Background:
Predicted 3D model of a 92-nucleotide RNA (TPP riboswitch aptamer (THI element)) from Mucilaginibacter kameinonensis. The prediction has a mean pLDDT of 76. Its Rfam family is "TPP riboswitch aptamer (THI element)". Rfam describes the family as follows. Vitamin B(1) in its active form thiamin pyrophosphate (TPP) is an essential coenzyme that is synthesised by coupling of pyrimidine and thiazole moieties in bacteria.
[in-house]
RNA sequence: UGCCAACUUUAGGGGUGUCCUGACGGACUGAGAUAAUACCCUUUGAACCUGAUCCGGGUAAUGCUGGCGAAGGGAAAAGUGACGACAAUGCU
Numbered sequence: 001u002g003c004c005a006a007c008u009u010u011a012g013g014g015g016u017g018u019c020c021u022g023a024c025g026g027a028c029u030g031a032g033a034u035a036a037u038a039c040c041c042u043u044u045g046a047a048c049c050u051g052a053u054c055c056g057g058g059u060a061a062u063g064c065u066g067g068c069g070a071a072g073g074g075a076a077a078a079g080u081g082a083c084g085a086c087a088a089u090g091c092u
Base pairs, nucleotide, nucleotide: 001087002086003084006080007079008078009077010076011042012041013040014039017028018027019026020025048073049072050071054067055066056065057064
C1' cells in the first nucleotide's frame, strides 16, 4: 500500500399487507403497512419483483411463518477507513 467492518457525499432502486360495521380510530406482523426531508436496499445485490390463485405449519385474518431459494430478475460511483489474517514493496 492492497484487501476489509463501518461511515460520508452524490445518484439510483423498492414496498406499503391482513382484520374490526365504518372511520382520519383500533388490533397483528414488520425497519417500514400510503406520504414520510420516513424506512429498507444498491452488484460482496434475499431491499424488492416473478414463479405464486404454489406447498407444509399456524392464525380472528394476512407473505404470519418455513419451504420453494442463492431458481429467474433486480438499482453505483466517489471519498474516508478500525481490527485483522494474507499479499506486495521498502528499510534494518